Source information:
This is a predicted structure of a 97-nucleotide RNA (TPP riboswitch aptamer (THI element)) from a Deltaproteobacteria bacterium. The RNAcentral record of the sequence draws on Ribocentre. Its Rfam family is "TPP riboswitch aptamer (THI element)". From the family's description: Vitamin B(1) in its active form thiamin pyrophosphate (TPP) is an essential coenzyme that is synthesised by coupling of pyrimidine and thiazole moieties in bacteria. Taxonomically the source falls in Myxococcia (Bacteria, Pseudomonadati, Myxococcota).
RNA sequence: AUCCAGCCGGGGUGCUCGUCCCGAAAGGGGCGGGCUGAGAUCAAACCCGUUGAACCUGAUCCGGGUAAUGCCGGCGCAGGGAAGCCAACGAGAUGCG
Repeated sequence: AUCCAGCCGGGGUGCUCGUCCCGAAAGGGGCGGGCUGAGAUCAAACCCGUUGAACCUGAUCCGGGUAAUGCCGGCGCAGGGAAGCCAACGAGAUGCG
């Protein structure tokens, strides 16, 4: 300096390598690694709930970068988006100097 338990509600799950299976092919699926991230389905998790960039649309968008990607930035005082209940704050938690 910031944050806050529980219930309830909202949300996303991409890229890539190896291997196996299906398929005429295109492609699809299983398993195991790698990348970014809070999260890429060990989820009974994680994030967000209007003080709303959680997330969706625009978007097969624009610029940069990457092995590649919704990786980063822009777009963005653009349009949507969960509006509930109940608690409580401290010898609390986290971060910075």